Context: one part of a larger RNA
RNA sequence: GAGUAACGAUAAAACGGGUGAAAAGCCCGUUCGCCGGAAGAUCAAGGUUUCCUGUCCAACGCUAAUCGGGACAGGGUUAGUCGACCCCUAAGGCGAGGCGGAAACGCGUAGUCGAUGGGAAGCAGGUUAAUAUUCCUGCACCUCUUUUAACUGCGAUGAGGGGACGGAGAAGGCUAAACUAGCGCGGUGUUGGUUGUCCGCGUUUAAGCAGGUAGGCAAGUGGCUUAGGUAAAUCCGGGCUGCUCUCUUUGAUGAGAAUGUCGAGAUGUGAUGACGAUUCUUCCUCUGGAAGAAGAAGUAGUUGAUGCCAUGCUUCCAAGAAAAGCCUCUAAGCUUCAGGUUAGAAGAGAUCGUACUGUAAACCGACACAGGUGAUCUGGUAGAGAAUACCAAGGCGCUU
Numbered sequence: 001g002a003g004u005a006a007c008g009a010u011a012a013a014a015c016g017g018g019u020g021a022a023a024a025g026c027c028c029g030u031u032c033g034c035c036g037g038a039a040g041a042u043c044a045a046g047g048u049u050u051c052c053u054g055u056c057c058a059a060c061g062c063u064a065a066u067c068g069g070g071a072c073a074g075g076g077u078u079a080g081u082c083g084a085c086c087c088c089u090a091a092g093g094c095g096a097g098g099c100g101g102a103a104a105c106g107c108g109u110a111g112u113c114g115a116u117g118g119g120a121a122g123c124a125g126g127u128u129a130a131u132a133u134u135c136c137u138g139c140a141c142c143u144c145u146u147u148u149a150a151c152u153g154c155g156a157u158g159a160g161g162g163g164a165c166g167g168a169g170a171a172g173g174c175u176a177a178a179c180u181a182g183c184g185c186g187g188u189g190u191u192g193g194u195u196g197u198c199c200g201c202g203u204u205u206a207a208g209c210a211g212g213u214a215g216g217c218a219a220g221u222g223g224c225u226u227a228g229g230u231a232a233a234u235c236c237g238g239g240c241u242g243c244u245c246u247c248u249u250u251g252a253u254g255a256g257a258a259u260g261u262c263g264a265g266a267u268g269u270g271a272u273g274a275c276g277a278u279u280c281u282u283c284c285u286c287u288g289g290a291a292g293a294a295g296a297a298g299u300a301g302u303u304g305a306u307g308c309c310a311u312g313c314u315u316c317c318a319a320g321a322a323a324a325g326c327c328u329c330u331a332a333g334c335u336u337c338a339g340g341u342u343a344g345a346a347g348a349g350a351u352c353g354u355a356c357u358g359u360a361a362a363c364c365g366a367c368a369c370a371g372g373u374g375a376u377c378u379g380g381u382a383g384a385g386a387a388u389a390c391c392a393a394g395g396c397g398c399u400u
Base pairs, nucleotide, nucleotide: 013031014030015029016028017027018026032397033396034395035394040377041376042375043374046357047356050355051075052074053073054072055071056070060068061067080141081140082353083352084351086119087118088117092113093112094111098107099106100105122139123138124137125136126135142349143348144347145346146345147344148343149342150341151340152339153334154333158329159328160327161326166316167315168314169313172309173308174307177303178302179301180300181299182203183202184201185200186199187198188196204274205273208269209268210267215262216261217260218259219244220243221242222241223240224239225238226237228236229235245256246255247254275298278294279293280292281291282290283289284288317320363372364371379391380390381389382388
């Protein structure tokens, strides 16, 4: 220079009370303003205690600070079912033997790893200052082991089926949700009118189990036989043939029915439960808080999803993972045993993650930085709409 520039989005503050040495900024309250496909809610990654409570204000916070993601102390993360671990494989990695190379090493078979994919099973309510599909209450489900009973050909690292999949489009059936009416409880006009066709709030309930609908798909079943499926097979595939309703056809060719299988949703149950305005009782540190008890209405209609049926259907060409779990079949073998199926009972279900943040002041950007950051939910009025505008729930007014 200079008490000058600046104090990091122009979403915005005002007042009263409290605390305190001190209050524009902290706490409580009443108004005002901003976001609302987000500036709300829930996950993943990353961070790693930032979470909650008490105390403190040197430094940190672009000001003050009684406040804080700051300091100090104490507390907090509870799982058979959520995720990981586990079983399985993809691209890719490693790689016994092997091949190449002077070597270092490179490649690669069997194999072994490797999720961003496949594989068993949980919902509703309540509860903490801080955790909850984890604790508690209620109602469920799965796998394995042992045992009991009945019946019985069981058995794999092998064979077959299945798992098992692309893009686009259209129509249908539903549900979530919203809205309206009815119902329940409450209110009744300090300003002209308003007991009314008025106003406010509520009207909520899961998984599971039963049943098998809208709809999709497939002809089914028995016998004989068989150069295929690396051996075998009663399994799969090929051949012949019997039976099965109607119409049709040269022809089980096509269509329908029946049957089988898959399959949302509604319904019933779950629930004489939970939730629910409010009322009552008791206690306490009494503007309030805690515990216990009782507990109203709890129906219908309309609209209606980008969610479910649906990995469906139609259509197109560029023709759209694998393996295991699962089912069937036999080989070796076992065959009063073992093993298998069904039913009952008992037992087991370990380990790790779980706080908090997460379009951000907690991650990546040297900062409490107008930048960047994957997925899910996404209400009302107007609207074609996830645009836009104004609002709800909820969250904020961006630290002079």